[in-house]
RNA sequence: GGGCCUCUAGCUCAAUGGUUAGAGCAAACGGCUCAUAAUCGUUUGGUUCUCGGUUCGAAUCCGAGGAGGCCCA
Numbered sequence: 001g002g003g004c005c006u007c008u009a010g011c012u013c014a015a016u017g018g019u020u021a022g023a024g025c026a027a028a029c030g031g032c033u034c035a036u037a038a039u040c041g042u043u044u045g046g047u048u049c050u051c052g053g054u055u056c057g058a059a060u061c062c063g064a065g066g067a068g069g070c071c072c073a
Base pairs, nucleotide, nucleotide: 001072002071003070004069005068006067007066010025011024012023013022018056027043028042029041030040031039049065050064051063052062053061
């Protein structure tokens, strides 16, 4: 330098272009227990990497850029 892939909650990951982007873990609170652990419930938590474009409508499609990974040179 070139090709391919990935980027969504604190972490790991879902989400056919169409209602308000969800799950598990973590965190906070509560139930259970003499108490702790385990377990159950509730709640909080989002610039969907950034900037544009297409569209009635974009996490999703397109372009440029950024970060990371793999391969080639």

The RNA shown here (transfer RNA) has 73 nucleotides and comes from an Acidobacteriaceae bacterium. The organism belongs to Acidobacteriaceae, within Bacteria. The prediction has a mean pLDDT of 82. The sequence was found in a public genome assembly. It matches the Rfam family "tRNA".